[in-house]
Predicted 3D model of a 72-nucleotide RNA (transfer RNA) from a Blastocatellia bacterium. The sequence is in RNAcentral, with records from ENA. The same sequence occurs in records of 2 taxa.

This record gives sequence, C1' cells and structure tokens, in this order.
RNA sequence: GGGUACGUAACUCAGUGGUAGAGUGCUAUCCUCACACGGUAGAAGUCGCUGGUUCAAGCCCAGCCGUACCCA
Repeated sequence: GGGUACGUAACUCAGUGGUAGAGUGCUAUCCUCACACGGUAGAAGUCGCUGGUUCAAGCCCAGCCGUACCCA
C1' cells in the first nucleotide's frame, strides 16, 4: 500500500428500513441477626465520526477514525 471482518449501556452481545433491547454489573427496596442467594422496581445509549439516500436509517451508500486478521 491492497483486502476482509468488526465498532450498539460499565462488560459480553442481539437487533436484515417503522417505539433501541437482553444477560451480567450498578442503585433502591423486600427477605436475613448479618452477608450471599432469591423477589420487586429503577437508572444508565449523540447506535465510532461526518455526509448522502429515504416519508422514515442502528440497519442502505460514500468518506474518515479505531481494532483484529490476510496479502504484498
């Protein structure tokens, strides 16, 4: 330099054009003498960045940034 894959909550991931979700973790509360486990409720997201297409974009397109791998 060329190519492929990936980038979504603190972490691991789902979401193939129409309300952004799950598990773990976190907070409050119940339970317990207390902790853990368990029950209930809740908070936490500019969906890597910029632009484009569309009535509508996490999703499609382009460029850029980052990570991993392959080729030279």